[in-house]
RNA sequence: CCGGGUGUAGCGCAGUUUGGUAGCGCACAUGGUUUGGGACCAUGGGGUCGGGAGUUCGAAUCUCUCCACCCGGA
Numbered sequence: 001c002c003g004g005g006u007g008u009a010g011c012g013c014a015g016u017u018u019g020g021u022a023g024c025g026c027a028c029a030u031g032g033u034u035u036g037g038g039a040c041c042a043u044g045g046g047g048u049c050g051g052g053a054g055u056u057c058g059a060a061u062c063u064c065u066c067c068a069c070c071c072g073g074a
Base pairs, nucleotide, nucleotide: 001073002072003071004070005069006068007067010026011025012024013023020057028044029043030042031041032040050066051065052064053063054062
């Protein structure tokens, strides 16, 4: 330099197919249970999707550009 992939909650991931209310597990908080802890049960908080711009009534999803990381090639 060229090609491809990944980026979504504290962590690990789904959601992109077909644009239409952002979800799951673990973790965390509160309460119950327990002598206490763990386990279990119930409830709850937390991201507007790597940054920016565009298309659209509407974008995590489509387009452009930039950034970070990974793989392959030269």
Transfer RNA from uncultured Alkaliphilus sp., 74 nucleotides, folded computationally. The source organism's lineage runs through Bacteria, Bacillati, Bacillota, Clostridia and Alkaliphilus. The sequence was found in a public genome assembly. Its Rfam family is "tRNA". Rfam describes the family as follows. Transfer RNA (tRNA) molecules are approximately 80 nucleotides in length.